The part of an RNA shown here (small-subunit ribosomal RNA, central domain) has 348 nucleotides and comes from a metagenome.
The coordinates come from a structure-prediction model, not an experiment, and the mean pLDDT is 86.
Rfam family: Bacterial small subunit ribosomal RNA.
The full RNA is in RNAcentral, with records from SILVA.
[in-house]
Context: one part of a larger RNA
RNA sequence: UUGGGCGUAAAGCGCGCGCAGGCGGUCCAUUAAGUCUGGUGUAUAAACCAAAGGCUCAACCUUUGGACGCAUUGGAAACUGUUGGACUGGAGUGUAGGAGAGGAAAGUGGAAUUCCACGUGUAGCGGUGAAAUGCGUAGAGAUGUGGAGGAACACCAGUGGCGAAGGCGACUUUCUGGCCUAUAACUGACGCUGAGGCGCGAAAGCGUGGGGAGCAAACAGGAUUAGAUACCCUGGUAGUCCACACCGUAAACGAUGAUUACUAGGUGUUGGAGGAUUGACCCCUUCAGUGCCGCAGUUAACACAAUAAGUAAUCCACCUGGGGAGUACGACCGCAAGGUUGAAACUC
Numbered sequence: 001u002u003g004g005g006c007g008u009a010a011a012g013c014g015c016g017c018g019c020a021g022g023c024g025g026u027c028c029a030u031u032a033a034g035u036c037u038g039g040u041g042u043a044u045a046a047a048c049c050a051a052a053g054g055c056u057c058a059a060c061c062u063u064u065g066g067a068c069g070c071a072u073u074g075g076a077a078a079c080u081g082u083u084g085g086a087c088u089g090g091a092g093u094g095u096a097g098g099a100g101a102g103g104a105a106a107g108u109g110g111a112a113u114u115c116c117a118c119g120u121g122u123a124g125c126g127g128u129g130a131a132a133u134g135c136g137u138a139g140a141g142a143u144g145u146g147g148a149g150g151a152a153c154a155c156c157a158g159u160g161g162c163g164a165a166g167g168c169g170a171c172u173u174u175c176u177g178g179c180c181u182a183u184a185a186c187u188g189a190c191g192c193u194g195a196g197g198c199g200c201g202a203a204a205g206c207g208u209g210g211g212g213a214g215c216a217a218a219c220a221g222g223a224u225u226a227g228a229u230a231c232c233c234u235g236g237u238a239g240u241c242c243a244c245a246c247c248g249u250a251a252a253c254g255a256u257g258a259u260u261a262c263u264a265g266g267u268g269u270u271g272g273a274g275g276a277u278u279g280a281c282c283c284c285u286u287c288a289g290u291g292c293c294g295c296a297g298u299u300a301a302c303a304c305a306a307u308a309a310g311u312a313a314u315c316c317a318c319c320u321g322g323g324g325a326g327u328a329c330g331a332c333c334g335c336a337a338g339g340u341u342g343a344a345a346c347u348c
Stems, first nucleotide, its partner, number of pairs: 003320003007302002012316001014200004021193003025087005031081001033080002035076008048066007090190001091187003094183005102176007109153001114148007124135002161168002205246001207244004214240002219235004257315006265293011297304002321348003330341004
């Protein structure tokens, strides 16, 4: 390489947009590049196929024929491609409705913690398995009033919703993206995937400037212990928050790439639509999500099972024994931390 694979054994890029490329709905005509079929020319042999023959057989060897390549020329037209025309089921637009913690900015609110001031009040508070460090007669803790400031939004809350993923949860306003349903008015294949590329991307971390209530790496002290650079306690700085800029990684997980079609049922739930009903509830049908159970089928088993890991198709990424090693070297990126790409010797 062929092949076989990728939920858990090695293996799905964290997620999207998208150039090239690959693949691509129905009908009619066209062409003849692919394809198929003849002719001609040319092309060592061997290998391959067939029929004979020779080594006792076979492998092997020999002979004859065929096939295989390229060029050229004639023909066929189903399929793929080309060109032209048409269609509406894919895709998109319109119209009428709908739900939502989707995103950005500005403003507002209440509960709680902490701190400050004042009042009441007196000896403890705090903490633990038990203690101690710590706070407190210079009046703490408790309680009442007022104030400051930062961060997060109890209940609602739900295998509920939205988003491509990361993720998103108080309220109001403004701006804004996507989705669903009905209809079938419009366009008429405009589609799918996507190497490179570009963008987004939790937490931690980095830069500059702010902010700092609570929590809390580091650090200090008290305990525990044989020791205790820990677990427990008292403190506490970066950080956590905001703006701008960087980093680009996670068990970034459904450990399951995207798209399309098909393949028993049952039962919840979310958002629509239609029918039935005088009407609400209930019921029936249907579309889009989100759960559970389960047949066929699949699977090494576990399990998956219309949200497939079933049956098929297209495109991309990736894997090929363990360690060495996601290391070294080189390259690219980064302020740095480091990231991406990514071996070998050796060894079992």